[in-house]
C1' cells in the first nucleotide's frame, strides 16, 4: 500500500470475496520446560454435604462442660482459681464477597448547587457524670407437642428499662439590633418563656458514659448537558400542571391530603414497542470513526418471586423478620423447616469454562485494655498450552556428494544432502546428591534510656501457609524433547502415481468427463513453530453511508408543477453589544490503563516509581476580524408608478364554410365496395356515381415555420366581454420587503368512475370475413362503451431536456422572435426570448460547452449491488378501478452504462459471380448398371453424411485381396540381430492322414587348413495388432475461393479495447492504378515469371516428309536422292492500351479504329494469403497414451463383403423418322505393346481358334465413328427398345455353384419425352460422335482419366432467389440468428403472505375480593403510669372476574415468489425481430400477450 471476480476485449459503475489484527473462545491434530495472566459468555436454572460473622468475663447474673485448689461422710460438696456453654446486655451483622434478573432512568457520566440535609466509630474544643424505682432473661418447679417449639408458676441480676434533679453555644416560641446575600434568605450579638441528659467497670494507669460545637468520613436531594433502535408507535396526561393550606420525612417537593384553577408534554420526536446495567477503559482504525463493556477500578440494582415494614447512625437488609405464590425436604397428617447470583462441589442445560486443596504468616476487616478470636476478604498451592512471555529439542566438521526413497531426457544424470555414517566440543535443560533464601515489620517477654511506678525511643528474643519451593553448586552423558497447515491464481511453495463430471476440494474465481501442479496417495518444496490450522465474533481494508470524504442526463437516484408556514440561508455603510468564535488563568477531568523514562525480576512478560496525556467540563480575564442580536443609513437585490409593445395565454358568449354521415327529391344503371389476393357487407324492393334541398355532430385545410404564449399538465378557424402574465422605455417612489422549501394546499394528459345531455366521424370489447398448423393478432366488412359538453371525483404517464430552484462568474460564430435606438425593408449596438455549431473546462464515455453535464454559494428531493418488489402486512386516501407510504425470509456473483472489434438482420447503398434473366440440353417417370441408407444375416468388415458423404477411400471383392463370420491349427511366430545350445542340414522328391493349413514319416545332400564357416532347430531377449481415441498429433486433404483480401514496422490518435494506413473521389478482373489525405513505407496475396496452344524467323533432318530430278510397282515415299512444305523439337520474334482520335486533372475508358496470326489478362493449365468447420483421414503412412499376450496375434478351408418388401444419390439404354436397318465410301488425335500388341493366311455365322510375320516402336502393331452415298421401314409399342429368361459357345483363370466377360440362336418386359421440383453450360463452349490408358490372369467399366471429330442458340437486363467483397446501420448476439430468449402448464425442492379454528404472552382498564404491615381512630381487658393487646378505617401485594386492543405460535385450505443439465404449448423481446418498441391507462385472450386512447424516441 492493495489483490480476485461481470466482458470476444476496452474502461465505468458496482457488489461479493481475499490478505492484517483482535478474543474469557470453541473444535482436529500434535504436545518438552519455566514466568505472569485467565478462566460458566449457555439455565438470575434446581442444589446434597462442609466452610464463609462474630466478639467482649475489664457490662451482668451466674456456672452445664474442662483443668486446678479446698472441704468430704468419698457417694459428693464447693465459683475459691484458670477460663467459660447457653442467658440477659455492648458492638458488629448496612463492610467484605457474588450476580446483571431489572432498569433508556438524575441509572450512569461530566460540571454545579444544597441559604432544603443526614452522619455510628474516629479527630479536636467545651461541659456534666447526683439519686430513686419496677421489671425480665437465665437458673429451679410443672405442663403439651412426633418434632420445631411453646406455656404456666417461683426467684434474680446489670453498661437492659423508667422516674427524678441539674444544664446551656441545643430544641421551640415571641421580640430588639447590626452585618450581608442573585431570591427564598442567611449570620452574629442580645432579652423573655417553655422542654429534654449521664453507666459503669477497673491492673487505678486508665477504658467508658451524657450534651454542645467544628473537622474528617460516609451519604441524601436538586439541577444544565450527554446517554440504543422503530413514525408500518402522532397525539399522551387527571395528582395529571399550577396554587393556598395542612400533614410527612433527616431535608426541599404533589411526596401525601382538602380546595381552587386548567394546565402540562409533544415534530428539535412526546406516548407506546423493541433491545440493554452505565462509566474509566478494552478491540480495530493514519485520523475521524465503528465494534464492545470478561479480568481490574468507580457507581447502580438484585438476593427464590412478590408485597411490607421493625431494628439501627445507616437496611425496607445475600448467610434478619412477618405475609402471599411457586418449589423442595420432615412428619406421629395436627404441623413444621427451606433459599450457594459467598468458597469449593453436584445434578441439569451446553461448542464450552477448574480443588468438596494449605494458611492466617504477609495485607485488611470485626470485636476485646490486651493477649487474642473470627475472617473461602486475602495471601498461596492444585488443575487447564486459553493467552502473553522466554528457553531448549544440540554446535563445529564431515563429499565416495555413500545407500534406500523419488524424479528422469536413462548418463559418470537429478533431488533427498553436509543431511547421515563418522570426528571433535558444550550441558541450557533433564536425572542424581548437597547447600538453601528474602518475603518479619509488629505484638509479646526481658533488658536499657528519657522524665514521673506509665509513655515513647533502643537492643536482644519470639513468630512462614507458601516451602526444602526460587537460587546456588557438583556429577551422568546428546544424553530426556517437533509438529502442523499450506503448495492452480489470489499467496510464498510441484513433480509422480491412483481417480475418470465418479469419489471428492472449494474463501472468490473456479476445479474433478483418461495424460488434473485444484480430487487421493508419494517424493520434494513452503510458512509458522510447542504449536499449527479450522469455525465463530468484532473493526479494517470498504472512499461500499463519504463531517474529514461519494454521488443524481444515458450506470441506483431530481419530487410532474407551483404557491407558500415552519426551517435553513442571505446586499452595503457606520455604532452599540458580546451569545458563537478566539486567546490567557483558576478548577476539575479517581486510580489502573495508553505513551516517554528510569528502576526491580538472569531477559522478556509483568511489576514499581516519575513525568506527561486524559484533546472534555466549569468558572474567570481579555480580543472583536467574521456571524448573531440591536440602533441609524443606503441603493445595485426585490417590489413600486407612467408609457408602450406582445402571443395557438385563460374563462364564456356568438358567428363562419369545407368535408363526413343522414333524409327526401331528381338523373341514371348493374354492379359497388374492399384488398397481397380475395370474402364477410351494401344492391334491380335502384345501390355506387351525380345534382339540389334539409338536418345533426365533431374537429378548423392553406398561414403554418428550426415560430410563438403558458409553472407544468398544455394551447390553433373569425368575433366580442372579462381576467393575467412577460418583455420594452422613462429612473418617479418603498428601502432586503429577498432566496429555498420539509409537512400543508393548488393545478395536473390520456384512460376510467358518478348523475344528466349528446352521438356526425372514430373506435377497446363483442360478431363476421380472410391469412394461419392454430390466429383469442396483424388485413378487410361491421360496432357498443368510449371520444363531446356541463357539474363531481380520480392523481397517475418515456408527466422528458431521462438535467431541482435561485445568485453570481467565465472565449466565441451563425440564425431567428419580441422590444428600444434613428428618416429608415439598410446598418452596427442594446435590452428579453427560441436555436444550430464550436474554445477551454468537465465527463466513463457518448457528450456538453453564458438555455453548462464548467468555475463557485444557498436551499430541497432523492440513492446505495440484481432479483424478491413497488409486492406483502399495516394505515391514509378513494363509489370503485386503484393510488400514497413502503419491508422481509429467500435467492444470485453478478445485474448495469459508454464505447470497441467481429457476427448478424424478412436494414441501407456501391459491386461481382451461368447468381437470376434470355438460350441449349438433361436429371426427377421406364428398364438396367453403380454408390448409400434401411432391413435382414453366422458375416453382410470398416471408413465417408448438408453444400464440402452417395460410380467416395476402391485406377478394377470368383480365390488371393479381406481387415468380416464358420471350423480347424500354432505360441517368439513372416523378416533381422545379439548370446548360448543342438543338428548337418536347407532344398528337391515322396507316403499316409487331412478340406487345406498341419501333424507323422521315408529317401537324397555342404565346404574345410578341422580353428571353423554356412544353413536350419531350440532357448532368451527384443515382437505383432486394419484393437480404441483425427476431441493428443505429424502429414496430406476438402470447402469458403483464385474470393481479393489478410497483416506488419515507425509516426498520428484514443485514458483504455482499438483506430488510422486499408477510410473518400474515380478506375480496375484485382487493396489493379490514379487522385485527395496524418499518415509514410513494407510483407503475404492480385498480376508477372513457368508449361501448353495459336502467327512467323531460324537450326537441325530419322523411324517423319515427297515440290522438283530419277528409278521401280497392279499399287504404295517403295528405293536413289532433296530440305523446299508439312511434321518433330531446340533457340528466337511477337501484344505494351506501343499508335490514331474522342472523353478525363490522372489512372484509365470509348471506338466492329489502324496494323496484326493474335488487342486489351488471346485461349488454357500449374500456382490457393490470414484464417474458418475440435470439418476428413490413427484402415496409406508415421506417431503420444490406452489396451490384447496359448490371442484383439498368426495359418488354412469354405463362406460373406454381390443378400432384398423398400427409399434415395450418380450414370446407361431408350421411348425414334435430325430415326432404325442394309450395302457402299472418308478424315483424327492421344496413348499402349515381349508372360505383350500382333500384319497376313485358314477355320468357325461368331465370340475365337491353329499357323506365321513385324515390332521394346514417328520405323511394327492397337485404331475411328458421327459424316457423305444409296435402298428399305412410314408412326405402329413398330424393322423404335432391348431388361428378362432358355439354348448352345468361346476366353481367362487351380477353380466360373453362390459370383466373370463376350459370342451365336430364339425370347422380346417397361418406355410414346417424364408431376412439384432441380442441375450443368456463355465458344471450338454446350450438344453430339468415337477412340485411348491405368488398374488388370480375366472383369461386372454404362465408372475414372485423357484425346481427337462434327459443331450451336442466347445474355434486354440486376428488379428477384443463392453466394461472396467493400462502405454504412442497429443489436439484448460473441459456442457469435442453428443466437439470445419470455410466460402459462406439468415435476421436484425451499423460504414467505393469506385463512376457519386451536393455543401461548406481556401490559392497560372496570369490577369483586384483600394477607401481612405502616397510617389513623377508639370507652370497656391488662398496667399505678407510660403505654400495650383487642377492635375499626384507608391503602396496598397476591387472588378472582369482564370486555376489548397488541403481539408470538399452530393450521385443513389456499396464494404469488426462488431454485431445479437435456419436459409440454407457443415465439412475446433484442434486427424494421418480421406488426418499431416502451410508459400510463381501460378491455378482452392458454400463455407469451392483442386492441383502443393519450405520451415517449431509450
Nucleotide at each position: 500500500a492493495g489483490a480476485g471476480u461481470u466482458u470476444g476485449a476496452u474502461c465505468c459503475u458496482g457488489g461479493c470475496u481475499c490478505a492484517g489484527g483482535a478474543u474469557g473462545a470453541a473444535c482436529g491434530c500434535u504436545a518438552g520446560c519455566g514466568g505472569g495472566a485467565g478462566g460458566c459468555c449457555u439455565a438470575a436454572c434446581a442444589c446434597a454435604u462442609g466452610c464463609a460473622a462474630g466478639u467482649c468475663g475489664a457490662g451482668g447474673g451466674g456456672c452445664a462442660g474442662c483443668a486446678c485448689g479446698u472441704c468430704u461422710u468419698c457417694g459428693g460438696a464447693u465459683g475459691g482459681u484458670g477460663g467459660c456453654g447457653a442467658c440477659c446486655g455492648g458492638c458488629g451483622c448496612a463492610c467484605g464477597g457474588g450476580u446483571g434478573c431489572g432498569u433508556a432512568a438524575c441509572g450512569c457520566g461530566u460540571a454545579u448547587g444544597u441559604a432544603a440535609c443526614u452522619u455510628g466509630c474516629c479527630u479536636a474544643u467545651a461541659a456534666c457524670u447526683g439519686g430513686a424505682g419496677a421489671a425480665u432473661a437465665g437458673c429451679c418447679c410443672a405442663a403439651a407437642g412426633a418434632a420445631a417449639u411453646u406455656u404456666g408458676g417461683a426467684u434474680u441480676a446489670a453498661u437492659g428499662c423508667u422516674c427524678c434533679a441539674u444544664a446551656g453555644u441545643a430544641u421551640u416560641a415571641u421580640u430588639a439590633a447590626a452585618c450581608u446575600g442573585c431570591a427564598u434568605g442567611g449570620u452574629u450579638u442580645g432579652a423573655u418563656a417553655a422542654u429534654u441528659a449521664a453507666a459503669g467497670c477497673u491492673c487505678u494507669g486508665g477504658c467508658g458514659g451524657u450534651u454542645a460545637u467544628a473537622g474528617a468520613u460516609a451519604g441524601a436531594c436538586a439541577u444544565g448537558c450527554g446517554u440504543c433502535c422503530c413514525a408500518u408507535u402522532a397525539g399522551c396526561u387527571a395528582g395529571u400542571u399550577g396554587g393556598u393550606g395542612a400533614g410527612g420525612u433527616a431535608a426541599c417537593g404533589g411526596c401525601u391530603c382538602a380546595c381552587c384553577a386548567a394546565g402540562g408534554c409533544u415534530a428539535c420526536g412526546a406516548u407506546g414497542g423493541g433491545u440493554a446495567g452505565g462509566g474509566g477503559g478494552c478491540c480495530u482504525g493514519a485520523g475521524a470513526g465503528g465494534g464492545u463493556g470478561a479480568a481490574c477500578c468507580c457507581c447502580c440494582a438484585c438476593a427464590c418471586u412478590g408485597g411490607u415494614a421493625c431494628u439501627g447512625a445507616g437496611a425496607c437488609a445475600c448467610g434478619g423478620a412477618c405475609c402471599a405464590g411457586a418449589c423442595u425436604c420432615c412428619u406421629a397428617c395436627g404441623g413444621g423447616a427451606g433459599g450457594c447470583a459467598g468458597c469449593a462441589g453436584u445434578g441439569a442445560g451446553g461448542a464450552a469454562u477448574a480443588u468438596u486443596g494449605g494458611u492466617c504468616a504477609a495485607u485488611g476487616g470485626a470485636g476485646g485494655c490486651a493477649a487474642c478470636u473470627c475472617u473461602g476478604a486475602a495471601c498461596c498451592a492444585g488443575c487447564c498450552a486459553u493467552c502473553c512471555c522466554g528457553c531448549g529439542u544440540g554446535a563445529a566438521g564431515g563429499a565416495u556428494g555413500a545407500a534406500u526413497g523419488c524424479c528422469c531426457u536413462a548418463g559418470u544424470g537429478g533431488u533427498u544432502g553436509u543431511a547421515a555414517a563418522c570426528u571433535u566440543c558444550u550441558u541450557u535443560u533433564a536425572u542424581a546428591u548437597a547447600g538453601g533464601a528474602a518475603u518479619a515489620a509488629c505484638c509479646g517477654u526481658a533488658a536499657g534510656u528519657a522524665c514521673g511506678u506509665g509513655u515513647a525511643c533502643u537492643u536482644a528474643c519470639c513468630u512462614g501457609a507458601a516451602g526444602g519451593u526460587a537460587c546456588u553448586a557438583u556429577a551422568u552423558g546428546a544424553a530426556u524433547a517437533a509438529g502442523c497447515a499450506u503448495c492452480g491464481g489470489c499467496u510464498a511453495a510441484c513433480u509422480c502415481c491412483g481417480u475418470g463430471c465418479c469419489a471428492g476440494c472449494a474463501g472468490c474465481c473456479g476445479c474433478g468427463g483418461u495424460a488434473a501442479u485444484a480430487c487421493g496417495g508419494a517424493g520434494g518444496a513452503u510458512g509458522c513453530a510447542a504449536g499449527c490450522g479450522u469455525u465463530a465474533u468484532c473493526c479494517g481494508g470498504a472512499u461500499u453511508u463519504a463531517u474529514u470524504g461519494g454521488g443524481u442526463u444515458u450506470a441506483a437516484a431530481g419530487g410532474g408543477u407551483c404557491c407558500g408556514c415552519a426551517g435553513g440561508c442571505g446586499g452595503a455603510a457606520a455604532g452599540a453589544u458580546a451569545a458563537g468564535u478566539c486567546a490567557g488563568u483558576g478548577g476539575u477531568g479517581a486510580a489502573a490503563g495508553c505513551c516517554c523514562g528510569u528502576a526491580g525480576c538472569u531477559c522478556a512478560a509483568c511489576u514499581a516509581c516519575g513525568g506527561a496525556a486524559c484533546u472534555g467540563c466549569c468558572a474567570u480575564u481579555g480580543a472583536u476580524a467574521c456571524u448573531g442580536u440591536u440602533u441609524u443609513u443606503c441603493u445595485u437585490g426585490a417590489g413600486u408608478a407612467u408609457g408602450g409593445u406582445u402571443g395557438c395565454c385563460g374563462u364564456u358568449g356568438g358567428c363562419g364554410g369545407a368535408a363526413u354521415a343522414u333524409a327526401a327529391c331528381a338523373u341514371g344503371u348493374a354492379g359497388c365496395g374492399g384488398u397481397g389476393a380475395a370474402a364477410u357487407g351494401c344492391u334491380u324492393a335502384g345501390a355506387u356515381a351525380u345534382g339540389u334541398u334539409a338536418u345533426a355532430g365533431a374537429a378548423c385545410a392553406c398561414c403554418g415555420a428550426u415560430u410563438g404564449c403558458g409553472a407544468a399538465g398544455g394551447c390553433a378557424g373569425c368575433u366580442a366581454a372579462c381576467g393575467a402574465a412577460a418583455c420594452c422605455a422613462u429612473u418617479a417612489c418603498u428601502g432586503a420587503c429577498g432566496c429555498u422549501c420539509a409537512g400543508g394546499g393548488a393545478c395536473g394528459a390520456a384512460a376510467g368512475c358518478g348523475u344528466g345531455g349528446g352521438g356526425a366521424g372514430c373506435a377497446a370489447a363483442c360478431a363476421g370475413g380472410a391469412u394461419u398448423a392454430g390466429a383469442u393478432a396483424c388485413c378487410c366488412u361491421g360496432g357498443u362503451a368510449g371520444u363531446c359538453c356541463a357539474c363531481g371525483c380520480u392523481g397517475u404517464a418515456a408527466a422528458c431536456g431521462a438535467u431541482g430552484a435561485u445568485c453570481a462568474c467565465u472565449c466565441g460564430a451563425u440564425g431567428u422572435c419580441g422590444g428600444c435606438g434613428a428618416u429608415a425593408u439598410a446598418c452596427a449596438g442594446u435590452c428579453g426570448g427560441u436555436g444550430u455549431c464550436c474554445a477551454a473546462g468537465c465527463g466513463a464515455a457518448a457528450g456538453u460547452g453564458u438555455u453548462a453535464a464548467g468555475u463557485g454559494a444557498u436551499c430541497c428531493a432523492c440513492c446505495u449491488g440484481g432479483g424478491g418488489a413497488g409486492u406483502a402486512c399495516g394505515u391514509u386516501c378513494g363509489c370503485a378501478a386503484g393510488a400514497a407510504u413502503g419491508a422481509a425470509a429467500c435467492u444470485c456473483a453478478a445485474a448495469g452504462g459508454a464505447a470497441u472489434u467481429g457476427a448478424c438482420g424478412g436494414g441501407g447503398g456501391c459491386c461481382c459471380g451461368c447468381a437470376c434473366a434470355a438460350g441449349c440440353g438433361g436429371u426427377g417417370g421406364a428398364g438396367c448398371a453403380u454408390g448409400u441408407g434401411g432391413u435382414u444375416u453366422a458375416a453382410u468388415u470398416c471408413g465417408a453424411u448438408g453444400a464440402u458423404a452417395c460410380g467416395c477411400g476402391a485406377g478394377g471383392a470368383a480365390c488371393c485381396u479381406u481387415a468380416c463370420c464358420u471350423g480347424g491349427g500354432c505360441u517368439u511366430a513372416a523378416a533381422u540381430g545379439u548370446a548360448g545350445a543342438u543338428u548337418g542340414a536347407c532344398g528337391u522328391a515322396u507316403u499316409g492322414u487331412g478340406a487345406a493349413a498341419g501333424c507323422a514319416g521315408u529317401a537324397u545332400u555342404u565346404c574345410u587348413u578341422c580353428g571353423g564357416a554356412c544353413a536350419a532347430u531350440u532357448u532368451a531377449c527384443a515382437a505383432g495388432g486394419u484393437g480404441c481415441u483425427g476431441c493428443a498429433u505429424g502429414g496430406c486433404u476438402g470447402u469458403c475461393g483464385u474470393c481479393a483480401g489478410c497483416u506488419c514496422g515507425u509516426g498520428c490518435u484514443g485514458u483504455g479495447a482499438g483506430g488510422u494506413g486499408u477510410c473518400g473521389g474515380g478506375u480496375u478482373a484485382a487493396g489493379u492504378c490514379c487522385c485527395a489525405u496524418a499518415a509514410c513505407g513494407a510483407g503475404c496475396g492480385c498480376a508477372a515469371c513457368c508449361c501448353c496452344u495459336a502467327u512467323c524467323u531460324u537450326u537441325a533432318g530419322u523411324u517423319g516428309c515427297c515440290a522438283g530430278c530419277g528409278a521401280g510397282u497392279a499399287a504404295u515415299g517403295u528405293c536413289g536422292g532433296g530440305g523446299a512444305c508439312u511434321c518433330u523439337a531446340g533457340a528466337g520474334a511477337g501484344a505494351c492500351u506501343g499508335c490514331c482520335g474522342g472523353u478525363g486533372u490522372a489512372a484509365a475508358c470509348c471506338g466492329a479504329g489502324a496494323g496484326g496470326a493474335a488487342g486489351g489478362u488471346g485461349g488454357g493449365g500449374a500456382u490457393g494469403a490470414c484464417g474458418u468447420c475440435a470439418a476428413g483421414u490413427c484402415a496409406g503412412c508415421a506417431c503420444g497414451g490406452c489396451c490384447c499376450u496359448u490371442a484383439c496375434g498368426u495359418c488354412c478351408a469354405g463362406g460373406g463383403c454381390u443378400a432384398c418388401a423398400c427409399a434415395c444419390g450418380u450414370g446407361c439404354u431408350a421411348c425414334a423418322a435430325u430415326g432404325g436397318u442394309a450395302g457402299g465410301u472418308a478424315c483424327a488425335g492421344a496413348g499402349g505393346g515381349c508372360a505383350g500388341c500382333u500384319a497376313c493366311a485358314c477355320g468357325g455365322c461368331g465370340a475365337c481358334g491353329u499357323g506365321a510375320u513385324g515390332c521394346a516402336a514417328a520405323u511394327c502393331u492397337c485404331u475411328a465413328a458421327a459424316g457423305c452415298c444409296u435402298a428399305u421401314c412410314u408412326c405402329a409399342g413398330u424393322u423404335c427398345g432391348g431388361a428378362u429368361c432358355g439354348g448352345a459357345g468361346u476366353c481367362u483363370g487351380a477353380a466360373a455353384c453362390u459370383c466373370g466377360a463376350c459370342u451365336c440362336c430364339g425370347u422380346g418386359a417397361a418406355g410414346c419425352u417424364g408431376g412439384a421440383a432441380u442441375c450443368g453450360c456463355u465458344a471450338g463452349u454446350a450438344a453430339u460422335c468415337g477412340c485411348g490408358u491405368a488398374u488388370c490372369a480375366g472383369c461386372c467399366a454404362u465408372g475414372a482419366c485423357g484425346c481427337g471429330g462434327u459443331g450451336a442458340a442466347u445474355a434486354c437486363g440486376u428488379u428477384c432467389c443463392c453466394g461472396g467483397g467493400c462502405c454504412u446501420u442497429g443489436u439484448a448476439c460473441a459456442c457469435a440468428c442453428c443466437g439470445c430468449c419470455c410466460g402459462u402448464c406439468a415435476a421436484g425442492c425451499c423460504a414467505u403472505g393469506g385463512a376457519a379454528u386451536c393455543u401461548g404472552g406481556g401490559g392497560g382498564u372496570g369490577c369483586c375480593u384483600g394477607a401481612a404491615g405502616u397510617c389513623a381512630g377508639u370507652a370497656a381487658c391488662c398496667g399505678c403510669a407510660a403505654g400495650g393487646a383487642g377492635c375499626u378505617g384507608c391503602c396496598u401485594a397476591g387472588g378472582g372476574u369482564a370486555a376489548a386492543a397488541c403481539u408470538g405460535g399452530u393450521a385443513a385450505c389456499u396464494a404469488g415468489g426462488g431454485c431445479u443439465a437435456a419436459g409440454u404449448c407457443g415465439u412475446a423481446a433484442c434486427a424494421a425481430g418480421g406488426u418499431a418498441g416502451c410508459c400510463g391507462u381501460a378491455c378482452c385472450g392458454g400463455a407469451a400477450g392483442g386492441u383502443g386512447u393519450g405520451g415517449c424516441u431509450g
Molecule: small-subunit ribosomal RNA
Organism: Bacteroidota bacterium